[in-house]
Context: one part of a larger RNA
RNA sequence: GCCGGGGAGUUUACUGCUGUGGCAAGCCUAAGAGUUAAAACUCGUAAGCACAGGGAAACCAAAAGGCACGCAACUCCGCAAGGAGCGAGGUGCAGGGUCUGAAAGGGCCCGAAGUCACAGCAGUACAUACUAGAAACCAGACGAUCUAGCCCUGGGCAGAGCGAAGUUAGGCGAAAGCCUAAUGGAGGCUCGUAGGGGUUCUGACGUGCAAUUCGUUCCUCAGACCUGGGGCUAGGGGCUAAAGACCAAUCUAGUCUGGUGAUAGCUAGUUCCAUCCGAAGUAGAUCUCAGUCUAGUCGUGAGCGAGGUGGCUAGUGGGGUAGAGCACUGAUUGGAAAACAAGGAUCCGAAAGGGUCCACUUUCCUUUCAAACUUCGAAUCCACUCGCGCCUGAGACCUCACGAAACGGGUUACGGGGGGUAAGCUCCUGGACCGAGAGGGGGACAACCCAGACUGAGGUUAAGGUCCCCAAGUGCUGGCUAAAUGUCAAACCGAAGGGCGUCGUCAGCCUCAGACAGCGGGGAGGUAGGCUCAGAAGCAGCCACCCUUCAAAGAAAGCGUAACAGCUCACCCGCCGAGGCUAACGGCCCCGAAAAUUGACGGGGCUAAGCCAGCCACCGAUACCUCAGAACGCAGCUUAAGCUGCGCUGGUAGGAUGGCGUCCUAGUUGGGCAGAAGCUGGGCUGUGAGGUCCAGUGGACCGAUUAGGAUUGCAGAUCCCGGU
Numbered sequence: 001g002c003c004g005g006g007g008a009g010u011u012u013a014c015u016g017c018u019g020u021g022g023c024a025a026g027c028c029u030a031a032g033a034g035u036u037a038a039a040a041c042u043c044g045u046a047a048g049c050a051c052a053g054g055g056a057a058a059c060c061a062a063a064a065g066g067c068a069c070g071c072a073a074c075u076c077c078g079c080a081a082g083g084a085g086c087g088a089g090g091u092g093c094a095g096g097g098u099c100u101g102a103a104a105g106g107g108c109c110c111g112a113a114g115u116c117a118c119a120g121c122a123g124u125a126c127a128u129a130c131u132a133g134a135a136a137c138c139a140g141a142c143g144a145u146c147u148a149g150c151c152c153u154g155g156g157c158a159g160a161g162c163g164a165a166g167u168u169a170g171g172c173g174a175a176a177g178c179c180u181a182a183u184g185g186a187g188g189c190u191c192g193u194a195g196g197g198g199u200u201c202u203g204a205c206g207u208g209c210a211a212u213u214c215g216u217u218c219c220u221c222a223g224a225c226c227u228g229g230g231g232c233u234a235g236g237g238g239c240u241a242a243a244g245a246c247c248a249a250u251c252u253a254g255u256c257u258g259g260u261g262a263u264a265g266c267u268a269g270u271u272c273c274a275u276c277c278g279a280a281g282u283a284g285a286u287c288u289c290a291g292u293c294u295a296g297u298c299g300u301g302a303g304c305g306a307g308g309u310g311g312c313u314a315g316u317g318g319g320g321u322a323g324a325g326c327a328c329u330g331a332u333u334g335g336a337a338a339a340c341a342a343g344g345a346u347c348c349g350a351a352a353g354g355g356u357c358c359a360c361u362u363u364c365c366u367u368u369c370a371a372a373c374u375u376c377g378a379a380u381c382c383a384c385u386c387g388c389g390c391c392u393g394a395g396a397c398c399u400c401a402c403g404a405a406a407c408g409g410g411u412u413a414c415g416g417g418g419g420g421u422a423a424g425c426u427c428c429u430g431g432a433c434c435g436a437g438a439g440g441g442g443g444a445c446a447a448c449c450c451a452g453a454c455u456g457a458g459g460u461u462a463a464g465g466u467c468c469c470c471a472a473g474u475g476c477u478g479g480c481u482a483a484a485u486g487u488c489a490a491a492c493c494g495a496a497g498g499g500c501g502u503c504g505u506c507a508g509c510c511u512c513a514g515a516c517a518g519c520g521g522g523g524a525g526g527u528a529g530g531c532u533c534a535g536a537a538g539c540a541g542c543c544a545c546c547c548u549u550c551a552a553a554g555a556a557a558g559c560g561u562a563a564c565a566g567c568u569c570a571c572c573c574g575c576c577g578a579g580g581c582u583a584a585c586g587g588c589c590c591c592g593a594a595a596a597u598u599g600a601c602g603g604g605g606c607u608a609a610g611c612c613a614g615c616c617a618c619c620g621a622u623a624c625c626u627c628a629g630a631a632c633g634c635a636g637c638u639u640a641a642g643c644u645g646c647g648c649u650g651g652u653a654g655g656a657u658g659g660c661g662u663c664c665u666a667g668u669u670g671g672g673c674a675g676a677a678g679c680u681g682g683g684c685u686g687u688g689a690g691g692u693c694c695a696g697u698g699g700a701c702c703g704a705u706u707a708g709g710a711u712u713g714c715a716g717a718u719c720c721c722g723g724u
Base pairs, nucleotide, nucleotide: 001724002723003722004721005720006719012125013124014123015122016121017120018119019118020117021116022115023114026049027048032043033042034041053060054059066093067092068091069090074085075084076083077082095110096109097108098107099106100105130269131268132267133266137259138258139257140256141255142254148233149232150231151230152229153228154227155226156225157223159191160190161189162187166183167182168181169180170179171178172177195220196219197218201215203214204213235251237247238246272659273658274657275656276655277654282295283294284293285292286291298403299402300401301400302399303398307391308390309389311388312387314385315384316383317382318381323376324374325373329370330369331368334365335364336363337362338361343358344357345356346355347354348353409434410433411432412431414430415429416428417427418426419425439450440449441448454629455628456627457626458625459624460623464619465618466617467604468603469602473616475615476614477613478612479611480610486606487605497591498590499589501588502587503586504585505584507582508581509580510579518575519574520573521572522571524548525547526546529543530542531541554569557568558567559566630649632647633646634645635644636643637642660713662710663709664708665707666706667705668704669703670702671701678697679696680695681694682693683692684691685690
């Protein structure tokens, strides 16, 4: 892991609501008693709830039911539509009680229904409270055979080395004493065995020989040494040469048992079916942010009785956004004018003072801006109203009661914003979608496009596609692209800037009186203009830039020389013979364009099977249509568990409803050795949980129906037990 068995919302009390039933201005007994086989039944009137409220309290204390509107029902009129009357319940106003208040007024209440039992749902409480799960806390016991310290009593430590005190002999000395040689054998002394330890290799091993071992290396080895036996200290306590170490493989508070099934806003699990509806991730509060409460949103039930409204149109109001503007508040370009007290610079003056310029202030013209500017000002939007549409007596809107879940949201070539360089970023706001939504398309792809799935069958379309993978056009017409650009709706782009790539639009100019390009020729004279300069001659630089001859030719556009020279150009003529030149705009394309294994248009491949514009077919979904069937709601016909019609049937959390199955009890009624239950295989049947029948096996019990009661349904919980 699999298989079998076990395995999780239960019980009591009280409270609230709903339903059913009994009695009803009342309802009901409790403990207990009687009786009984046990019940049923009878008694028991204490208590409780209701019948009156207001007020903190003192205290005060209502109506025998007035008026109006009006649903249903009923009555009448009417052929009908409809109208009239009455009108339970309902609504409103009078009226009343009480509190407050000087009063006015206001608050609560009255205008007559409860109670008991049972069932269902929910809450609360003692308890386990759906099940399982802590680390912990407290109490009482048990532990010092491990280990820490201490006490008592025993045991153990090869061999070497160094050589303290003391002593002896000799020598010296007045002495104290000193020196030399021996002797001696001290020491938490040295090397090192046993013993004790456990440093290095961070070696071996690392499901080990071993829950700490093995090898090597190392420390110590006569002492604060090692060690046997006996004893003492106990859990907030011991013991500690102190590491929070050790106290029996357990220690920042031992172990065992009990409180105890501790508690957990956290985590995991939570068992049959079908039907109806169907959320929220928001606001406020919170020692609150993983929770909870109230409201909003959802469900169920009831009441009332006529409007409701999201869409369209029109009208009347409201507004200050987008835009626009500069009239205000601010910012801002250039200029002009006036004024100039104070300021800066400069000039005149001995000084006083004066002049000019700048700056400053004001005005005018001009330029550009604003979320916290507005002389203006939309579209949308909001409120009300008329009309249309839609929903609604098949009961909307509204109100009440009960039950929840949720209070982590997300995306958006959809719209508007704040923050941020930006983000698959963050925070608001209006929609849509996902969440809780399947199906088709987008290669794959929660939220992009199409489209909201009751079941089965057939057809038609949507988005998107039609060469092959792969259903459908190798379709048609006209253009463009030569880059495999592309073959991507977007997400998943490729920019600024460039292109004598190519196609088109538009404008101007030149052009058979010959344009543009090319080729040939000319391109002159005054003059080497003047100045400057060593030189300056068209061409270092400065000034000027004239005149003549011409078809035309600059006091020279470029190269060149030291300076000249020289070569071109402008300009003119000839040859040639038809378009040319310059801008602007648009389409497609190119460059810009760099990433790590060979690689991504979905792929193959494609010159269209690419791009633009148009057209006709076809394919393509659970969409739409048709047929058949089912559930649910309602109406009508009608009392059949029916027919007809209309509508409707995605769904997580969640609410509501109806069923299936298991075990037991009671009543009724059945089957079984001529074969029960169980098991195996199959047929039929129900939307489903399931049911039924047949055959085999098996060998003794088992059903149906009505009513009741549950330790009532397993795939999960690192679930428990067993098997494999």